[in-house]
Molecule: Bacterial RNase P class A
Organism: Chitinophaga pinensis
RNA sequence: CCGGCGCAGUGGUGCUGUCGUUCUUGCGAAAGCAGGGAAGGAAAGUCCGGACAGCGCAGGGCAACGCACCACCUAACGGGUGGGACGCCCAGCAAUGGGUGUACAGAAAGUGCCACAGAGAAUAACUGCCACGGAGCAAUCCGGGGUAAAGGUGAAAACGUGGGGUAAGAGCCCACGCCGGUGGCGGGUAACCGUGGCCGGGGGUAAACCUUGCGUGCUGAAAUGCCAUGUAUACGGUCGCUUGAAGGCGGCUCGCCUGAUGACCGAGGGUAGGCAGAUACAGGCACAUAGUAAUGUGUGUCGCAGAUAAAUGACAGCGGCGCCUGUUUACAGGCUGCACAGAAUCCGGCUUACAAACUCGCCGGGUGA
Repeated sequence: CCGGCGCAGUGGUGCUGUCGUUCUUGCGAAAGCAGGGAAGGAAAGUCCGGACAGCGCAGGGCAACGCACCACCUAACGGGUGGGACGCCCAGCAAUGGGUGUACAGAAAGUGCCACAGAGAAUAACUGCCACGGAGCAAUCCGGGGUAAAGGUGAAAACGUGGGGUAAGAGCCCACGCCGGUGGCGGGUAACCGUGGCCGGGGGUAAACCUUGCGUGCUGAAAUGCCAUGUAUACGGUCGCUUGAAGGCGGCUCGCCUGAUGACCGAGGGUAGGCAGAUACAGGCACAUAGUAAUGUGUGUCGCAGAUAAAUGACAGCGGCGCCUGUUUACAGGCUGCACAGAAUCCGGCUUACAAACUCGCCGGGUGA
């Protein structure tokens, strides 16, 4: 320098005009006219958490489901920030530093499982080693035993290294190390780290059952509340009709008012409309400030889609970027080149998708020193 790749990051074609769509403000009797707003970083998947709403709920327990190193952030979270431990990669003689990943409580409570290979995957003797008994001149063979040091198999082989010990061996014994439990000292808010003491000796697997600790009511905007239309002064039930059912005022009682074409409940039919929820907010931006950071606080400023079968578009011109052609540049011409996708109650996350260009990292190739 060229090409490619990535759970990576930034970014997400501008302006003008004409004609439309939707919401809204003003004017207008209306038709309409004029002004203003109109998708996203993911609006997506609907995975997690909340707000909000309806229903449920004395209290406790079981079950079910979820979570699982520590601290902090937050409305909350299975999210985020920082830290610890462990694994992997890079640099370095090393000490150490940097990057990256982790579903990171318990396998020494119990049960189960561990493909293929292998004698054996947890009551380990296939080869080997060892003494004993027997056979044989001997090499060696046979028998019942001992042995996990060596070989072989495997992802994993009965704590590791060294020494002692033994017939051969073995945590059988010892030292150091690794690990489990326990209590001490020093550091740290804590996880944890350093250090030395005592007891102990262990295959792996909990995104197998399980155990421990903590948490959780169910449903979901097609929630929910209200109005109107309408058969219908229809049907069934209860209460009531001036000796007053029910409603209003009110915290309650009294009281006052309305009140019979009444009130409530049930069952069925019908209407297929409207309003609220629903767009002002855990809101955006800027600055200051506390904090390593996530984030908090303060001040100023802005108002920024709201449809309901569902608007947010089309065309033209001038640009931007990319590619191709001419003629190397300047420049000119051409392109049916410019992604993923599209609100539907709202908000915070996570995950997934994404053209060109740029940044970062990695891989391959070429050239020069």